This is a predicted structure of a 352-nucleotide RNA (Bacterial RNase P class A) from a Bacillota bacterium.
[in-house]
RNA sequence: UGAGCAGACUGGAUGAUCGCAGGUACAUGUACCGCAAGGUCGUAUCUGAGGAAAGUCCGGGCUCCGCAGGGCAGGGUGCUGGGUAACGCCCAGUGGAGGCGACUCCAAGGAAAGUGCCACAGAGACAUACCGCCCUGAUCGACAGGGUAAGGGUGAAAAAGUGCGGUAAGAGCGCACUGAGGUCCAGGUGACUGUGCCUUUCAGGUAAACCCCACCCGGAGAAAGACCAAAUAGGAGGGAGAUGAAGCUGCCCGCUGAUCCCUCGGGUUAGGUCGCUUGAGGUUUCAGGCAACUGAAAUCCUAGAUAGAUGAUCAUCCGCGACAGAACCCGGAUUACAGGUCUGCUCAACUC
Repeated sequence: UGAGCAGACUGGAUGAUCGCAGGUACAUGUACCGCAAGGUCGUAUCUGAGGAAAGUCCGGGCUCCGCAGGGCAGGGUGCUGGGUAACGCCCAGUGGAGGCGACUCCAAGGAAAGUGCCACAGAGACAUACCGCCCUGAUCGACAGGGUAAGGGUGAAAAAGUGCGGUAAGAGCGCACUGAGGUCCAGGUGACUGUGCCUUUCAGGUAAACCCCACCCGGAGAAAGACCAAAUAGGAGGGAGAUGAAGCUGCCCGCUGAUCCCUCGGGUUAGGUCGCUUGAGGUUUCAGGCAACUGAAAUCCUAGAUAGAUGAUCAUCCGCGACAGAACCCGGAUUACAGGUCUGCUCAACUC
């Protein structure tokens, strides 16, 4: 200097004037709107969309279901150990794959419980001999018989690999090294790793096929739900029900124990308030831990709309402005993204 890997931040800035939503303080009242519950109005001041607010993919908090009990079905996860409220997330490892490397990725339990599948090609895919090589038949050839599985061919995959010896020709046939499997011992919390020894009867793959094993899972959902006000007909008819109504994915058992369903008709305003933002919260420092994270102290309050709040104008600067707007809240993953800044590490070339 260039090319990369991993991580963090930003996502127009500054000033002025007016406007929008919420909080706090003061003031205003026999004020205005509304039958009411309730709401509105002044001044000052403070705060006011995201790293993904996105799609609604996981996990929870919270609320309700008369107990939220057991089982089956169904669904999810899948190496080990930690973290967390929890998770399919995060951290650290182990094994495997890719990369020169920094690093990245894995749908990573079981094929010796069972059942399937591996098309076509090919001799043969839990099996076998097409070509070839060797031997014999009188043998140069054709042909016939026997041996072989090292070479060639087919294929995604063809009896573990390389080398030496041996053989009629070959072959773990023998040996050496390596691989695979098993095993004693040692190390490690563990997944696993290492030396030695044994085995060539050491022919697979696939469970992102069915299945087996281990662990986890009640349901619904903020239009959840709670309270207040107003009005009315506690109406009529039919059916089910202690031989058991209703009981929130489906079925069964258990438990609780009296209302439930349909039709007709009547009264209300698509009313008002809460839920609604103080949290498994943020920031800084210290301690523990490889880390994720945990504990302590101090300090801060950073949106709460409800037909739905952030806009307009002017001036200057320059990156000339990407993806894109909360709707109960939080922790993650996934997808989209113009430009800008910083930190650490790897490789290559050159110079000293």
It is recorded under the gene name rnpB. The model forms 95% of the base pairs in the Rfam consensus. It matches the Rfam family "Bacterial RNase P class A". The family's RNA type in Rfam is ribozyme. Its family is annotated with dimeric ribonuclease P complex, tRNA processing and ribonuclease P activity in the Gene Ontology.